Predicted 3D model of a 71-nucleotide RNA (c-di-GMP-I riboswitch aptamer) from a soil metagenome.
[in-house]
């Protein structure tokens, strides 16, 4: 972040299977992303056996990494 070029990746659902759960994994499946790579560092949501722990990076910022290269 324009226009291409090689590509990525996988929502909602289904099907297995861990999980008290939120939700994660694997397989299908694709709404959709220039970081939809990645980090709980901050905020926000949600879950709890709950005053404390988790879960979400496809909620937001923010660190660090990657491909191409016009203005």
């Nucleotide at each position: 972040g324009a226009a291409a070029a090689g590509g990525g990746c996988a929502a909602a659902c289904c099907c297995a299977u861990c999980g008290u759960g939120a939700g994660g994994u694997g397989g299908g499946g694709a709404c959709g992303c220039a970081a939809a790579g990645u980090u709980c560092c901050g905020g926000g949501a949600c879950c709890c056996a709950a005053a404390g722990g988790g879960u979400c990076g496809g909620c937001c910022g923010u660190g660090c990494u990657a491909c191409c290269g016009a203005a």